[in-house]
RNA sequence: AACGAACACUGGCGGCGUGCCUAAUACAUGCAAGUCGAACGCGAAAGCGCCCGCAAGGGUGCAAGUAGAGUGGCAAACGGGUGAGAAACGCGUAAGCAAUCUCCCUUCUAGUUGGGGAUAACUUUGUCAACACGGAGCUAAUACCGAAUAGAGUCAUGACUCAGCAUUGGGUUAUGAUUAAAGGGGCAGCAAUGUCCCGCUGGAAGAUGAGCUUGCGUCCCAUUAGUUAGUUGGCGGGGUAACGGCCCACCAAGACGACGAUGGGUAGCCGGCCUGAGAGGGCGAACGGCCACACUGGGACUGAGAUACGGCCCAGACUCCUACGGGAGGCAGCAGUAGGGAAUAUUGCGCAAUGGGCGAAAGCCUGACGCAUCGACGCCGCGUGGGUGAGGAAAUUCUUCGGAAUGUAAAGCCCUGUCGGGAGGGAAGAAAAUCUUGGGUGUCAAAUCCAAGACUGACGGUACCUCCAGAGGAAGCUACGGCUAACUCCGUGCCAGCAGCCGCGGUAAUACGGGGGUAGCGAGUGUUGUUCGGAUUCACUGGGUGUAAAGGGAGCGCAGGCGGUGAAAUAAGUCAGGAGUGAAAUGUUGGGGCUUAACCCCAAAUCUGCUUUUGAUACUGUUUCGCUAGAGUAUGCAAGAGGAGGAUGGAAUUCUAGGUGUAGCGGUGGAAUGUGUAGAUAUCUAGAAGAACACCCAUUGCGAAGGCAGUCCUCUGGGGCAAUACUGACGCUCAGGCUCGAAAGCUAGGGGAGCAAACAGGAUUAGAUACCCUGGUAGUCCUAGCCCUAAACUAUGGACACUAGGUGUUGGGAGAGUCAACCCUCUCAGCGCCGCAGCUAACGCAUUAAGUGUCCCACCUGGGGAGUACGCUCGCAAGGGUGAAACUCAAAAGAAUUGACGGGGGCCCGCACAAGCGGUGGAGCAUGUGGUUCAAUUCGACGAUACGCGAAAAACCUUACCUGGGUUUGACAUGGGAGGGAAGAUUUCCAGAGAUGGGAAUUGUCUCGCAAGAGACCCUCCACACAGGUGCUGCAUGGCUGUCGUCAGCUCGUGUCGUGAGAUGUUGGGUUAAGUCCCGCAACGAGCGCAACCCUUGUCUGUAGUUGCCAUCAGUUCGGCUGGGCACUCUACGGAGACUGCCCCGUAUAACGGGGAGGAAGGUGGGGAUGACGUCAAGUCCUCAUGGCCCUUAUAUCCAGGGCUACACACGUGCUACAAUGGGCUGUACAAAGAGUUGCAAAACCGCAAGGUGGAGCUAAUCUCAAAAAGCAGCUCUCAGUUCGGAUUGGAGUCUGCAACCCGACUCUAUGAAGCUGGAAUCGCUAGUAAUCGCGGAUCAGCAUGCCGCGGUGAAUACGUUAUCGGGCCUUGUACACACCGCCCGUCAAGCCAUGAAAGGCAGGGGUACUCGAAGUGGUAGCUUUAACCCGCAAGGGAGAAGCGCUCCUAAAGUAAAACUGCUGAUUGGGGCUAAGUCGAAACAAGGUA
Repeated sequence: AACGAACACUGGCGGCGUGCCUAAUACAUGCAAGUCGAACGCGAAAGCGCCCGCAAGGGUGCAAGUAGAGUGGCAAACGGGUGAGAAACGCGUAAGCAAUCUCCCUUCUAGUUGGGGAUAACUUUGUCAACACGGAGCUAAUACCGAAUAGAGUCAUGACUCAGCAUUGGGUUAUGAUUAAAGGGGCAGCAAUGUCCCGCUGGAAGAUGAGCUUGCGUCCCAUUAGUUAGUUGGCGGGGUAACGGCCCACCAAGACGACGAUGGGUAGCCGGCCUGAGAGGGCGAACGGCCACACUGGGACUGAGAUACGGCCCAGACUCCUACGGGAGGCAGCAGUAGGGAAUAUUGCGCAAUGGGCGAAAGCCUGACGCAUCGACGCCGCGUGGGUGAGGAAAUUCUUCGGAAUGUAAAGCCCUGUCGGGAGGGAAGAAAAUCUUGGGUGUCAAAUCCAAGACUGACGGUACCUCCAGAGGAAGCUACGGCUAACUCCGUGCCAGCAGCCGCGGUAAUACGGGGGUAGCGAGUGUUGUUCGGAUUCACUGGGUGUAAAGGGAGCGCAGGCGGUGAAAUAAGUCAGGAGUGAAAUGUUGGGGCUUAACCCCAAAUCUGCUUUUGAUACUGUUUCGCUAGAGUAUGCAAGAGGAGGAUGGAAUUCUAGGUGUAGCGGUGGAAUGUGUAGAUAUCUAGAAGAACACCCAUUGCGAAGGCAGUCCUCUGGGGCAAUACUGACGCUCAGGCUCGAAAGCUAGGGGAGCAAACAGGAUUAGAUACCCUGGUAGUCCUAGCCCUAAACUAUGGACACUAGGUGUUGGGAGAGUCAACCCUCUCAGCGCCGCAGCUAACGCAUUAAGUGUCCCACCUGGGGAGUACGCUCGCAAGGGUGAAACUCAAAAGAAUUGACGGGGGCCCGCACAAGCGGUGGAGCAUGUGGUUCAAUUCGACGAUACGCGAAAAACCUUACCUGGGUUUGACAUGGGAGGGAAGAUUUCCAGAGAUGGGAAUUGUCUCGCAAGAGACCCUCCACACAGGUGCUGCAUGGCUGUCGUCAGCUCGUGUCGUGAGAUGUUGGGUUAAGUCCCGCAACGAGCGCAACCCUUGUCUGUAGUUGCCAUCAGUUCGGCUGGGCACUCUACGGAGACUGCCCCGUAUAACGGGGAGGAAGGUGGGGAUGACGUCAAGUCCUCAUGGCCCUUAUAUCCAGGGCUACACACGUGCUACAAUGGGCUGUACAAAGAGUUGCAAAACCGCAAGGUGGAGCUAAUCUCAAAAAGCAGCUCUCAGUUCGGAUUGGAGUCUGCAACCCGACUCUAUGAAGCUGGAAUCGCUAGUAAUCGCGGAUCAGCAUGCCGCGGUGAAUACGUUAUCGGGCCUUGUACACACCGCCCGUCAAGCCAUGAAAGGCAGGGGUACUCGAAGUGGUAGCUUUAACCCGCAAGGGAGAAGCGCUCCUAAAGUAAAACUGCUGAUUGGGGCUAAGUCGAAACAAGGUA
C1' cells in the first nucleotide's frame, strides 16, 4: 500500500459497486424450458339462453373447436451454477488438418412426382396401494415405408491439366454403380388451377460453431533414479465425422530418463488483480475467454451437436412413500432451511428495457436479465452550520497559589438554508413490433416499403425542480516513552496490568487504570488475519566464501561450460524493415456524460510476446583452407629428504654373560611405591635385539595433497634452464565417476629395544577415577587387506593475462671481466621478508594478491536443536557420506576501541615490608558495640571508611523511649469577633505525685488625646484557616562529611590520524616529592590539580617600651621593691634572609644529581591550613533546610516516676599494673599554653583529708587558678604476690545540686582480688619523632582513664625492594563491562513442552494377481417373434427389424500377498525451556596442567 474480509467501539445522507473464501455437506416449499392449432387427430365443463317436464330431470344453442391431454416439429447440448477432479495439448500463445463435421442463418443452383401400411390420443376391458402396465377396437399427419426422377454428390476405373509439402491436392472430362422430398397458409376462382408466403429435398459456397494434431511456455520434493508389454514401431484389418495402438491379429525389440523419466504432494488455466522504481513476488473473488463437474461410479440412447445439472439404464450410499409385493428423489439454477464457521443478504417486483426459445404473427415462456430489499463490506461525494463575540463567564483540570489551560470555545447578537422533515410540481429510460390512417412499389388481390397518429414503465410519484418552517434532527474512534505527530494530575506499588520491537510496573510511572489537555484520522476509527514492499535478507537487474555463514583433503578425467590467430562460405543466434496475430474488458493518455467524484462512454497509444517474410554479416555458432604467440614432442645440461624394492653402517637404549667394586640407587616441590648385600647404581669387556637416523639442518630442497631425512645399489615419476627443429589449438575447468589420502582404529600373520592409551601401585588433595612418580598391556615396526577422517590450514579452489619497487635465498643461463675465480650487470623458474597504488568492516593482503579482468567448478543464507533423527548408501566393526523437522532464543558472530582484571611482564613509590623502639591480644577497671534481657533498656553509625563514633558531660532537665495522669486552635507563628486588663512581679492558702484547678493579699498603671475615646500589647472565651511531629523515605534532595588520597593525576580548544568507537597531545629518553623539569616527537597551546602565594616555628634587624626586662648608675625592707633606663630577654607590627645564587665532578653543552664553601637555616629548612575529575545510590530527613507520604482529642503537647546505667556472654578503644631504670618518705630546681565577674580567688585560721571559714587582689604581660611532674640530693624497701598492684567491699565523711536509692565525684580508715610481661594474631612510629613526665582548656551546678591543646626529659634503626598490603605509569591476554566478589560448563534432582525409537493397534489412498460380474455398446444367425419392400393365389419364404440366449470388454463388490502414508502405543532415548536446588570447578588471564 492492498483485501470477497472478520472482530471491538461508534454511526447522519446519497451515488456506484460488492456479498458462503468453511461442508463439491444434507435439503422442506415455490419458481428457474418451453412453444407451435398457419403439421395432425380427438375434444370437455362450469355458466348463460331456449325447449320439454308438476318435479326430479332430459334435450338443445352459446360458452368453443376454447380448456385439456396426445401424435408431430423445433428448442431443451444455449442461458444459469460450481471448482470436486485433473500437472494434462487441460490452459496460454503460435501454427497445421493434403485427416474432419457443422441444426438454425446467407448466397447460388436444381427439385418438391406418385403410392402404401400403421399408431398414440379416443372407445372398451383387465391388473395394481402407488408408480404404472396389459388385451381388443377406431383414426390423422410436415410421423413412418417402398417406388420414380438424378444435371449435383459419393465410390471405382481411365485421360488431360494446374499446383504443392512426402503420403498427395485442385480443376476438366469419359464409363459404370449408388443416393431425395411434405406439405401448410393467404388471395382470386364454382372448380380445375394460378399466384404469393412459410416449409421440405439434392447439390455448391459462405458464415458460425465444434473436433483432431504440433512447436514453445506452465508449482514443489532426488531423503522419489530408474520407468514401460499395447509398452515403442511396422504390416493388415476394425472403428470414427476424422488421423492415430483408438481397438484387434501377426512381426520386430524397441520407447522414456540427470535438459529430471517414474513416483509422491499441491493446484482449475488465462485475460487480469494486488504490490513494486523496475526486474520481480503473491493471487486467480467480482467481469470476460477456455476447461472440468452436476449425489458417487459405470453406460449408452436420441440428436447437427451430449456421453446430456432441472433426460434414460445399471450399481452404491443416503432420504421419503408403501397395502411390504414395490416405488419416488438429486438446489455446485433463484430465493430459502439446517449444519459447519470468525463470516457472507429477500422464500421481493417485473418481463417496461437488453438478450434468448418457439411461432407467419399476435403472443407465450424466461429467478438470464432489469429493478428493489438487507449489510459502512469497499470506493466516491455531502452534511453535522457561518460571522461576530472577554485579557477571557460558570464549571473542570493543573498550579510555583501569583495564575495558567479548555477558549472565541460557550452564552449573547447578526445570518445562511446543503442533507433530513412538510407541501406542490414532476421526468429521461420508449422505440420497434402491432393497430389505424395516408402514400410509394407491386399484384387480379395480398404480402412488402415510407410517413403520421395510437398503444406499452417493474423501478416509482423515484431522480430532479419550487415553496415552507427552522441552527433546529446528525461525531466518533484511536493514540500521546522512542521508532511516531501529541503531557500533565491522581490511583496502583514487579500487584493489577501494558507490549509491534526496544521494553514499562518493586511509593513521586509522560509506558498500567481514571481525569484534564493534546495529536491523528473522521461516518468512521482501531485490532486481527493475509500478500507485496522496505529485504541488494536467494542478489537476472543486484550479494558473498583469509578471520563474520561459506573453498570440496588432493589429483586424474567422461558429459557439460568456456576457448588463440588469418581468410572464405553459411545465416542458427544477433540486428533492421514489412506482414499476420497479440479478443473485448482492465491499465495509460486525450476528450465526453451523470451538479462533482466514484462510475460510465468515445478515441488514441500500448499489449514489451509468438509466427512469417525480406535484408545486413561486425560478433558468437557451423563448415572449409591456413598460421604459430597457447599446448605438446625431440636434443643438451644441471638440482633435489619425489616414489618403490634390495643391501648395509655407526651412536644411543634395554637385556644377557663375565670382570672391578660397595651400599645404596632411582625419583620429586618434598616424598613414597620401585630396585639393591642372592651384590644393584657406577665402571670395563663381550654378545643379542628392535626401533630411530644426532651433527650436516637452513624463512633450504622435492612432491598434487597426505607427506618425504644415515649410507649404497637397481627400477621409476615430475619439474627447471638453454638453443634449435617438429606437430598445428591438440587448450582451460570439471557435476557424476575413478585414484591417492596423516594419525588413530580393524582383520590375518610376524616382530617387540625404547616409548606408551587401558590398568596397577605411590604421592598430592576436602575428594583426585587427574596433573607428578614407579611400573605396564594393546599400539607404535614389517607383510597383505580394510577404514577415508583431521585446525587434511596459507583456515585463502584451479587456469590465463595485466598492475611501482626494495631485499635475502635456491636451481639454471647470458654479459663484462679474469690465468682461474669471487664481486658486479641482466634474465628464467622457485622459496621468504618489507613496501606503493588498489582492495578490505577492520585486522591485514599487496607480481606467490585478499588488486584489476576473463572462464569453469565447489560452497553460504540468524543462533540453538544438529552434523542429530528418519530413509538410502558404503564399511568386518568402529563408523563414514547424504542430511531434515518440531520446538526454542533475540540474538549468536567478526574486527577493532576504552576501561577493569590476571596465581602476565617491565619500571617506580608509601612506616608497605625489612631494621628498630614501644604497645594491643592474657589481668582488673573505664568506655563504646553486638547479643541477651526488659514495660522501656529511644535513635543513628557496621570491612578498610561503625564500635572513648553523633554525645565539647543521661541523677531531674537533657530525652527522642516506657508506665501513669492531664490538655485539644493547642507549649510555639499569623489572621477574625466579643469581653477584660498595661504587661508583669512578690507573698501566701486549699486539693493533687505533679501538671493543673480554685482562692487571698501586696505591687505595678504604656502611647495619643482636654475629655469621650482611639491605638499598641497582654489575658480569657468563641469560630475557622492552621499550628505541631527527633513520624517514614539519605534509594526523591540541598548542604555538610568520610574514603581512595596530598595519590599525581583529570581534562579541554585547535590541528592531525582513523569509516567509527577513539587515538595523538598525556607515549618515548632522562629526571623529580610531583603530568617537577629538560630533550625528542603531528602536534601546538590551555585549564583543574602539583609547587608557590597564607599561618606558625627557626636567625638577624627597624620601630615601640607597660602590666614585661635590669647591663650600667643610685636607693633598698634585698622582693626590678623604688628612682632611672629600654642595652638585653620578651611582647607585636614591619623588614632582611635561601635562589642550586657560588665552586668542583657526573650527565646529552639539558633538566638534574653528588660533593664543597659560606650561612641561624641548603636543596620542599620543620609543622599547619589547603583535598583535582571522580568512586563507594558511602554517611546524615535525629544539627539545619527541603519534595512527597503519614498523624491531627494524637505519631501533637504538659507533668510525675522509671529507662537510656540491665548482664550467662563476645568484640573494639583505653587506663592502671605486674615492679628495683622501681615503690615510699624528706628536701630541692626548671616550663609552656591557657582560663577567670553567675567567675578565678590570695594571705590568715580550722580539719588527718576531701574541704570549711575568710575575703585582699583581678574584667587580667599587673591579681588568681598555680603545686609543674619526671629530674636532682638524701634515707628506706631487697625480689616476695612483696612497703609491687590496686580491684572489690565494710565503716565514716566532704562538695555540688530542689534532689546523689536506682545513678555523681572526692576524702579518711579498714579490706587487699586478678595480675609475675601475656597463644594464634595484630597496631603505632624515621627526630625534637617514638617512649616517658606533668600542665591547661572546652563541655560543665557537679561528674574524664575520653577529646582538644601545652611544654619538660628524650632515644634506637632503615642493608635494601625478592616477596605481603595499597598506589602510579607503560605493555600483554581476555569469552569480563552492575567490570574476577566477573563470566561460565556438565551430571543429578523438580516442573513444562515438542520430538526420535518401540511389542503392537487403527485408518487411508494407490498398485499387482485372482474370483464374481449389473447396465450397456460391439460380436454371434442358436431360439422366438415380425404391418409396409420382394417372390408367391395362399400358406409360406426372402430381405430387414425386435426380443431371448451365448460371448468380448467392464463399474461396483470380494479374496490374497506385499509396499507406502498418516494417527496412536506400555516403555525408552536424547533435546529445549524454567529468579534464587545439589555436586564439583572444565573454559575465558600463563584460568592456576596453555

A computed fold for a 1490-nucleotide RNA from a metagenome, annotated as small-subunit ribosomal RNA. The coordinates come from a structure-prediction model, not an experiment, and the mean pLDDT is 84. RNAcentral holds the sequence, with entries from SILVA.